Description:
This is a predicted structure of an 87-nucleotide RNA (Glycine riboswitch aptamer) from uncultured Pseudonocardia sp. RNAcentral holds the sequence, with entries from MGnify. Its Rfam family is "Glycine riboswitch aptamer". Rfam's curators write: This family represents the bacterial glycine riboswitch. The coordinates come from a structure-prediction model, not an experiment, and the mean pLDDT is 76. The organism belongs to Pseudonocardia, within Bacteria.
[in-house]
RNA sequence: CCGCGCGGGAGAGACCCGGUGCACGAGGCCGGGCGCCGAAGGAGCAAUUCCUCCCCGGAAUCUCUCAGGUAUCCCGGACCGCGCGGG
Numbered sequence: 001c002c003g004c005g006c007g008g009g010a011g012a013g014a015c016c017c018g019g020u021g022c023a024c025g026a027g028g029c030c031g032g033g034c035g036c037c038g039a040a041g042g043a044g045c046a047a048u049u050c051c052u053c054c055c056c057g058g059a060a061u062c063u064c065u066c067a068g069g070u071a072u073c074c075c076g077g078a079c080c081g082c083g084c085g086g087g
Base pairs, nucleotide, nucleotide: 001086002085003084004083005082006081007080008079013034015033016032017031018030019029020028035070036069037068041066042064043063044062048060049059050058051057
C1' cells in the first nucleotide's frame, strides 16, 4: 500500500402531480416534476486549502452535481478503530 471480516458512521421535501389500488379515502408501490444533500463512484483545477520560497504540476474531506441519495427500517456510505492475510 492492497484485500477480507467485525464495530462506529453524516447530510438533504415522509414536497407537488399522475397512475395502481379502493365504494370514497389513507397507506404502500410505480412514474414524472421541481427543490435539496454531498461521505460510493465520476469530473475539474476556475476558487479555497495542502504538497514547496516561487513557477510549473499534483492532490483533497475542495469545487461541480453526471451518477447516487433525500421519514423509520433495509440497502449504500468517505472516513475511523480492531483483527487477519498478501505485496